[in-house]
A computed fold for a 451-nucleotide part of an RNA from a hydrothermal vent metagenome, annotated as small-subunit ribosomal RNA, 3' major domain. The prediction has a mean pLDDT of 80.
Context: one part of a larger RNA
RNA sequence: UGACGGGGGCCCGCACAAGCGGUGGAGCAUGUGGUUUAAUUCGAUGAUACGCGAGGAACCUUACCAGGUGGAAACACCCCCUUUUUCGAACGGUCUACAAGGUGCUGCAUGGUUGUCGUCAGCUCGUGCUGUGAAGUGUCGGGUUAAGUCCCAUAACGAGCGCAACCCCUAUUUCUAGUUGCCAGCGGUUCGGCCGGGGACUCUAGAGAAACUGCCAGCGUAAGCUGUGAGGAAGGUGGGGACGACGUCAAAUCAUCACGGCCCUUACGUCCUGGGCCACACACGUGCUACAAUGGUGGGGACAACGAGUUGCCAACCCGCAAGGGUGAGCUAAUCUCUCAAACCCCAUCUCAGUUCGGAUCGGAGUCUGCAACUCGACUCCGUGAAGUUGGAAUCGCUAGUAAUCGCGCAUCAGCCAUGGCGCGGUGAAUACGUUCCCGGGCCUUGUACA
Repeated sequence: UGACGGGGGCCCGCACAAGCGGUGGAGCAUGUGGUUUAAUUCGAUGAUACGCGAGGAACCUUACCAGGUGGAAACACCCCCUUUUUCGAACGGUCUACAAGGUGCUGCAUGGUUGUCGUCAGCUCGUGCUGUGAAGUGUCGGGUUAAGUCCCAUAACGAGCGCAACCCCUAUUUCUAGUUGCCAGCGGUUCGGCCGGGGACUCUAGAGAAACUGCCAGCGUAAGCUGUGAGGAAGGUGGGGACGACGUCAAAUCAUCACGGCCCUUACGUCCUGGGCCACACACGUGCUACAAUGGUGGGGACAACGAGUUGCCAACCCGCAAGGGUGAGCUAAUCUCUCAAACCCCAUCUCAGUUCGGAUCGGAGUCUGCAACUCGACUCCGUGAAGUUGGAAUCGCUAGUAAUCGCGCAUCAGCCAUGGCGCGGUGAAUACGUUCCCGGGCCUUGUACA
């Protein structure tokens, strides 16, 4: 100087507390361990691995296993027939040297990228000063802040990387613009903004305005704090995002890629067929669906936003109980389509039961994609109808348009094992006395036989 302390002081964080909903029990989905296997490819392993790399494993992917002159084929060996005057060469073979190739090894040789402490408020430098020196000071102290934020004080004075702001979305408004969007007033109407027309409004998308403790009151030297204050769409960083200092964990990745070294070269390269990555006494993580009446079922009625689309989205009509099929218009899309949102409201029914709850599992019949659904796809219909009556010890998330709950879209993608991921909107709470305690962190201080 650090680090550590079941030392002290101050402070913060869904850290506890106060609440709401979960996990842990059941079934299933998915990942992992283990076991099994010819192979179940590889990596990730406390927090910071385990719906993770994978934003799509039937073939391909694919890195794993078995086999490859047997056949389904790919690739072509070998044999026979024909041709073969000579030479040369293409091409082919062998050998040697090399060069491709390697998802072979080393993340403890590396670049790049990433996680984490942590969006925590810290980490440093120049000069000066102090100390023999390591080093200290500045960065401490008194206040204040979300903040090393700012103020005061001060052997320090300044500065840099961080904080904040500048960027994007969102909340209000003005102007510009008016099609594919809109329709107040006028006219028509087949009653559909459909037509004439209109730019008012909604909206779209470009440029501005607006919030700064600016004003007022109180407290305070100041910074600042407090206030059902005023005004305002918004008030004290308005809400959200992007943004992650010096560094820590020889943290992760040689399998995105790049790259040093080592290793393989008729194979550790490459191609093909089939299998495997989907196994299953078991254990764990993350989820979905439930156990019901704040509910299930049937009928009727209402209201979104983000997005996507020509090898595509597919209206309408017809067929089918349905998945879907047929015919077929529009749309390269503010025009057409996906696209009827669902929870919600109304009516009816069920009446507390393993049930009209729950849907696993299994049987049968089908649809679609695809060369091909046996291993191993999704969906539909009929039948079947398991466990499950709210879950031990323990444990997780969340402070507001949040939790909870409800549906919709997209990427990947032929199809899909999506209950995952990323977005979007609808409905919409409860609680926070407080900081004693648990966890993590910051500053000051103290002890130390630790570095």